Context: one part of a larger RNA
RNA sequence: GAUGAACGCUGGCGGCGUGCCUAACACAUGCAAGUCGAGCGGACGUAAGCCUUCGGGCUCACGUUAGCGGCGGACGGGUGAGUAACACGUGGAUAAUCUGCCAAGCACAGGGGAAUAACAACCAGAAAUGGUUGCUAAUGCCCCAUAAGCUCACAGGGCCGCCUGGCCGAGUGAGAAAAGAUUCAUCGGUGUUUGAGGAGUCCGCGACCGAUUAGCUAGUUGGCGGGGUAAGGGCCCACCAAGGCGACGAUCGGUAGCCGGCCUGAGAGGGUGACCGGCCACAUUGGGACUGAGAUACGGCCCAAACUCCUACGGGAGGCAGCAGUGGGGAAUAUUGCACAAUGGGCGCAAGCCUGAUGCAGCAACGCCGCGUGAGGGAAGAAGGCCUUCGGGUCGUAAACCUCUAUCGACAGGGACGAAGGAAGUGACGGUACCUGAGUAAGAAGCCCCGGCUAACUACGUGCCAGCAGCCGCGGUAAUACGUAGGGGGCAAGCGUUAUCC
Numbered sequence: 001g002a003u004g005a006a007c008g009c010u011g012g013c014g015g016c017g018u019g020c021c022u023a024a025c026a027c028a029u030g031c032a033a034g035u036c037g038a039g040c041g042g043a044c045g046u047a048a049g050c051c052u053u054c055g056g057g058c059u060c061a062c063g064u065u066a067g068c069g070g071c072g073g074a075c076g077g078g079u080g081a082g083u084a085a086c087a088c089g090u091g092g093a094u095a096a097u098c099u100g101c102c103a104a105g106c107a108c109a110g111g112g113g114a115a116u117a118a119c120a121a122c123c124a125g126a127a128a129u130g131g132u133u134g135c136u137a138a139u140g141c142c143c144c145a146u147a148a149g150c151u152c153a154c155a156g157g158g159c160c161g162c163c164u165g166g167c168c169g170a171g172u173g174a175g176a177a178a179a180g181a182u183u184c185a186u187c188g189g190u191g192u193u194u195g196a197g198g199a200g201u202c203c204g205c206g207a208c209c210g211a212u213u214a215g216c217u218a219g220u221u222g223g224c225g226g227g228g229u230a231a232g233g234g235c236c237c238a239c240c241a242a243g244g245c246g247a248c249g250a251u252c253g254g255u256a257g258c259c260g261g262c263c264u265g266a267g268a269g270g271g272u273g274a275c276c277g278g279c280c281a282c283a284u285u286g287g288g289a290c291u292g293a294g295a296u297a298c299g300g301c302c303c304a305a306a307c308u309c310c311u312a313c314g315g316g317a318g319g320c321a322g323c324a325g326u327g328g329g330g331a332a333u334a335u336u337g338c339a340c341a342a343u344g345g346g347c348g349c350a351a352g353c354c355u356g357a358u359g360c361a362g363c364a365a366c367g368c369c370g371c372g373u374g375a376g377g378g379a380a381g382a383a384g385g386c387c388u389u390c391g392g393g394u395c396g397u398a399a400a401c402c403u404c405u406a407u408c409g410a411c412a413g414g415g416a417c418g419a420a421g422g423a424a425g426u427g428a429c430g431g432u433a434c435c436u437g438a439g440u441a442a443g444a445a446g447c448c449c450c451g452g453c454u455a456a457c458u459a460c461g462u463g464c465c466a467g468c469a470g471c472c473g474c475g476g477u478a479a480u481a482c483g484u485a486g487g488g489g490g491c492a493a494g495c496g497u498u499a500u501c502c
Base pairs, nucleotide, nucleotide: 001501002500003499005498006497007496008495009494012371013370014369015368016367017366018364019363020329025327026326027325029324030323031322034071035070036069039068040067042065043064044063045062046061048059049058050057051056078282079281080280088206089205090204091203092202093201094200097199098198099197102195103194104193105192106191107190108189110144111143112142113141119134120133121132122131123130124129150175151174152173153172154171157168158167159166160165180187181186208254209253210252215245216244217243220242221241222240223239225237226236227235257279258278259277260276261272262271263270264269284305285304286303287302288301307318308317309316310315335361337360338359339358343357344355345354346353347352374404375403376402377401384395385394386393387392408443411437412436413435414434418429446491447490448489449488450487451472452471453470457486458485459484460483461482467474468473
C1' cells in the first nucleotide's frame, strides 16, 4: 500500500459499488419455463337464430382450455466438488466434421391409406396411477408419384493440392420430399447451394510442490482388416508384431478449476483468480441411455445407494451448488420485497403471455468518493479544571455575548429524464431525484497515541505488585513506558486491533 474481511469503541447524510471465503451440509414454504385456438378433434360457458313430438335437435358468433401436435425447456441463472488434463491460454489444422432458428439463391408441394390420445362404457387401486372394449382429428404417422448440381454404384473429362486426396462440368442406373392455416394482407411446408453465428476433433508452445516417489505400461506401442461416429483415431473388436514412456523427471503422492484481470512493485518480479467478462466441470452419490439440430440434459427419463416424507403396509413421492427464506457450521456475510416500465430472452401473424434473467427497492460504515456537525466579531483573558517557584502559567477567542448564514437533516409547495415507432397510450423505481419556500445554530465527534524507532509532557496513584509490550524493553518509593487527570499529537464518521499478500 491492499482486502469479499472479522473484532473493540464510536456513528450525521448522500452517490456508486460489494455482501456464506466455513458444511458441493440438510432443507419447511412460495416463486424461478413456458407459449401457440391463425395446426387438430373435443368439452364447458355466454348470447342469437331456426326446427320441435316441448324431451330436445341444428346452425352461427365470442370466450375458456384438459388432450394430440409444433417450437422452446441444451439459452438464461447457480456453484467450484472433481480435474495437473489439449481442462485452460495462445497460435494453427480440419483435404477428418456437424449445424434448429436467421439471411441470400434455385427448384417444388400430385394422389392415397392406417392408426391413436382426448371422449364414452366397464374394471383395478388408499393413493400415485393403470387396464380392457369402442369412436375420432391433424402441420402427428405410413405408402405411391415427381425431382436436380442431393445420396449410392459404375464408367470417367478438366483444374489443383498437403500422404490418404480436394474442387468443378458432364454420362448411365438406383434411391430419397412436402402441410397446411388464414381476418386474403400474409404466415408457414419440402429439397438443395451459399453465408452468418455456433459446436466437435487434432496439433505446436506455455503453466504448482515432492526423488524421503525411479522405474512405468498389456489395448499397453505399432500394423492389417473390420465395426462405430457428424468426423480422424485402440474409440471398440479379431489377428499379427514387440513395442511405447522415463533424470529434458515417466510413474506415484500432495495441492489446485484455467484465463482476461486484480494487489504490490520504478521495473523485473512476487502474490492472487471475490465482483465483471471468456472457457471448462458439476447439479444428493454412482451408472445408463432416450428424445432432439444440439444434452448424455440443475427445476426430463431409467437403475442402484444413502437420506427425508406419505401409506389402507400392497405401494408411492422428493432433490434450493436458481431467487428469497430455515436449521446447522462459523470470527463472519442481507428481504420468505416491487415490477415486467426499460434492456434482453422463449412462444405467438399479432394482441399478448411467461421471465427471482434483468431493472429497482430493503438491510449492513463492508469499501471508495463527496458533504456536514457552523461563519465573522468577541478579554492582556470570566467562572471552572490542571500545573505552580504562589508571582503566575495553561485550557483560551475557546465559552458567554453580538452579528450573519442555512449545506445536510426535518417541514411545506411544485415535480421529472429514463418512453422508443405516424399519432395516442404505456414508469416498478417514485411523489424519488431535482427546484422553490419558510424557519431555528438548532438535530450531528469520535477513536488511537504521547520512552526510542515515531509527531506529541506534566501531576497524582502504584511500588518487580497491579500492569504494559510490534522490537528494544518499562514497573523493586519522585515511572514523560503501568492506572487516572490536565495538556498535547495523529486521523476523522470513523479510529484502532487481528489475519493475509506485495
Notes:
Predicted 3D model of a 502-nucleotide part of an RNA (small-subunit ribosomal RNA, 5' domain) from an uncultured Eubacteriaceae bacterium. Rfam family: Bacterial small subunit ribosomal RNA. The coordinates come from a structure-prediction model, not an experiment, and the mean pLDDT is 84. The full RNA is in RNAcentral, with records from ENA, Greengenes and SILVA.